Overview
A computed fold for a 476-nucleotide part of an RNA from a Kiritimatiellales bacterium, annotated as small-subunit ribosomal RNA, 3' major domain. Model confidence (mean pLDDT): 82 of 100. The organism belongs to Kiritimatiellales, within Bacteria. Its Rfam family is "Bacterial small subunit ribosomal RNA". Its family is annotated with structural constituent of ribosome and ribosome in the Gene Ontology.
[in-house]
Context: one part of a larger RNA
RNA sequence: UGACGGGGACCCGCACAAGCGGUGGAGCAUGUGGCUUAAUUCGAUGCAACGCGAAGAACCUUACCUGGGCUUGACAUAUAGCUGCAUACGAUCCGAAAGGAACGUAGCCUUCGAGGGUGCUAUACAGGUGCUGCAUGGCUGUCGUCAGCUCGUGCCGUGAGGUGUUGGGUUAAGUCCCGCAACGAGCGCAACCCCUGUGUUUAGUUGCCAGCACGUAAUGGUGGGAACUCUAAACAGACUGCUGGUGAAAACCAGAGGAAGGUGGGGAUGACGUCAAGUCAGUAUGGUCCUUAUGUCCAGGGCUGCACACGUGCUACAAUGGGUGAUACAAUGGGAGGCUAAGCCGCGAGGUGGAGCAAAUCCUCAAAAUCACCCCCAGUUCGGAUUGGAGUCUGAAACUCGACUCCAUGAAGUUGGAAUCGCUAGUAAAGGUAUAUCAGCUACGAUACCUUGAAUACGUUCCCGGGUCUUGUACA
Repeated sequence: UGACGGGGACCCGCACAAGCGGUGGAGCAUGUGGCUUAAUUCGAUGCAACGCGAAGAACCUUACCUGGGCUUGACAUAUAGCUGCAUACGAUCCGAAAGGAACGUAGCCUUCGAGGGUGCUAUACAGGUGCUGCAUGGCUGUCGUCAGCUCGUGCCGUGAGGUGUUGGGUUAAGUCCCGCAACGAGCGCAACCCCUGUGUUUAGUUGCCAGCACGUAAUGGUGGGAACUCUAAACAGACUGCUGGUGAAAACCAGAGGAAGGUGGGGAUGACGUCAAGUCAGUAUGGUCCUUAUGUCCAGGGCUGCACACGUGCUACAAUGGGUGAUACAAUGGGAGGCUAAGCCGCGAGGUGGAGCAAAUCCUCAAAAUCACCCCCAGUUCGGAUUGGAGUCUGAAACUCGACUCCAUGAAGUUGGAAUCGCUAGUAAAGGUAUAUCAGCUACGAUACCUUGAAUACGUUCCCGGGUCUUGUACA
């Protein structure tokens, strides 16, 4: 100087407390461990691995296994030699395919030097998801959006180092003020950026419809309008600016006006560093290893195996509910090998059909809620696992191993031990919608979007984590 303390002081955080809803019990989905296996490819392992890499394993992917092939190679560059061979089409045999053997037809460009291209042979080499993340770059996680981390000059100290950065206040903040052997400065904080909340101006189609007309069974459907909503650009607006109180100041408290008030709400943004943290399998890369194989092609299998254990979720256990019927209201997005309307067929998944739309124009567009009726507390009109049968769709192909539909079946489950998680407001909780990946899908995941919309916070004694000062230490 740090680190540590079941030392002290102060402060903060959904850290506790106060509340709401979960997990832990059940069934299923998914990831992991373990076991099994020819293989169950590899990585990730306290927080910070475990719905993680994977925004999608039937083949492919695919790295694994079994079997069958190839060896200048599936891919690149170069050299030498040979080559009227490229290329296209047809067709025979072996084969699961890859591949191997063999044949026919059409048939190379050209400046005639040979060059180009292709194939074969030979050599350099290719290739490796082989190893090492403890050789690395780059990127990322974490402490933590915590308020810290440093430097120049000066001063103090033999020196390590200190001071500044400590102290008194204050703040979300090393934020600001005052004081001070310090005076300044940098990286962080804040602001500048984006979205959202209010208004003005401009603009008015594909969006809008107040007033004026026309028209329809109905609809901004038509003329027209530029008011309103909205769209999308510019600007305004909030600064403790104003008033009062406290204070030395900074600032804090209350109030006014205001759409918004003291960082308005959210996002992006992550200092010096820590963990030899993670990644050689995203790519790059040193070293090392393989080179008729650890490379490469193909078929089939596996990654989906199941006495079990754990994590994360979904669905429930019901009456604030379930069922039947009726009837409203969104936003974000996506669409051409696409989105697909009306109509018709089917109980349904779906089929048929083909209008419109490269889209504020067309398509895809809610569900809880509300109204009426039934159920009457039961393993039930709750719950839907499992299983049997019949189908639909995608795709060469759904056996291993897809999703969905219908009929039948109707398991566990009556609110969950110890323990444990999230959340402070348009939040939690509840409800649905869209998208990426994608032929299809294991999505109940992820990421967005809107609808309905709470309760509670006395307080900081305690648990956890962090910051500042101080103290002890046989630790570095």